[in-house]
């Protein structure tokens, strides 16, 4: 010193839910708030799944994750 792994620490993100604010809407963002998280960091990259709007279907555009992989990246160090 890796790497697995997660006990304390220092920071860290921040579920519901309220608000303001844009979306036709599923949501988006900013605030307040914390259920929880060792990537709950970044990718939208595989694979399941919830939802939306438009169509008479057939399908078409779309949103969303803190679901299971996968890629890159990263504190901190006790068993």
């Nucleotide at each position: 010193a890796a790497a697995c792994c997660g006990a304390a620490a220092c920071g860290g993100c921040a579920a519901a839910c309220c608000g303001a604010u844009c979306g036709c809407g599923a949501g988006g963002u900013c605030g307040g708030g914390a259920c929880g998280c060792a990537a709950a960091g970044c990718c939208a990259u595989g694979g399941a799944g919830a939802c939306u709007c438009c169509g008479c279907a057939a399908g078409g555009a779309g949103u969303c994750g803190g679901c299971c992989g996968g890629g890159c990246u990263g504190c901190c160090g006790a068993a």

This is a predicted structure of a 79-nucleotide RNA (c-di-GMP-I riboswitch aptamer) from a Pirellulales bacterium.
It was read from a public genome assembly, where an Rfam model found it.
The prediction has a mean pLDDT of 84.